RNA sequence: GGACCACUAGCUCAACUGGCAGAGCAGCUGACUCUUAAUCAGAAGGUUGCAGGUUCGACUCCUGCGUGGUCCA
Numbered sequence: 001g002g003a004c005c006a007c008u009a010g011c012u013c014a015a016c017u018g019g020c021a022g023a024g025c026a027g028c029u030g031a032c033u034c035u036u037a038a039u040c041a042g043a044a045g046g047u048u049g050c051a052g053g054u055u056c057g058a059c060u061c062c063u064g065c066g067u068g069g070u071c072c073a
Base pairs, nucleotide, nucleotide: 001072002071003070004069005068006067007066010025011024012023013022019056028042029041030040031039049065050064051063052062053061
């Protein structure tokens, strides 16, 4: 330098053919009793890496850039 893959909640990951962005864990609040904590319930938590484009509508398609990884030179 080139090719490919990944990037979504604090962490790990979903999201069908473009049509309301979700789960588990962590954290928070409450209940409970078996109290370094466990169990149950509830609420909260998002610039879908960034900037554009296409579209009635984009996590999803296209372009550029960034970060990480793999391979080639």
Background: Transfer RNA from a Syntrophomonadaceae bacterium, 73 nucleotides, folded computationally. The organism belongs to Syntrophomonadaceae, within Bacteria. It matches the Rfam family "tRNA". Its family is annotated with triplet codon-amino acid adaptor activity in the Gene Ontology. It is annotated as a transfer RNA. Its mean pLDDT, the model's own confidence on a scale to 100, is 81.